The RNA shown here (transfer RNA) has 71 nucleotides and comes from a Candidatus Yanofskyibacteriota bacterium. It matches the Rfam family "tRNA". Rfam classes the family as a transfer RNA. The RNAcentral record of the sequence draws on ENA.

RNA sequence: CGGGCUGUAGUAUACCGGUAGUACGUAUGAUUCGGGUUCAUAAAGACUGGGUUCGAUUCCCAGCAGCCCGA
Numbered sequence: 001c002g003g004g005c006u007g008u009a010g011u012a013u014a015c016c017g018g019u020a021g022u023a024c025g026u027a028u029g030a031u032u033c034g035g036g037u038u039c040a041u042a043a044a045g046a047c048u049g050g051g052u053u054c055g056a057u058u059c060c061c062a063g064c065a066g067c068c069c070g071a
């Protein structure tokens, strides 16, 4: 320098045009003399900016970051 892939709660990972879920973790409460376990509830998310569309996490373009391949 060229090409490809990926970017979603704190972490990991689904969904792929029509209200974004799950597990672990976190917080609060119950249970206990206390802790753990268990149960209930809650908070927390689509990398950024444009475009297409009635509607975009999803499709298109550019950028950013990471990984891989080639030179």
Base pairs, nucleotide, nucleotide: 001070002069003068004067005066006065007064010024011023012022013021018054026042027041028040029039030038047063048062049061050060051059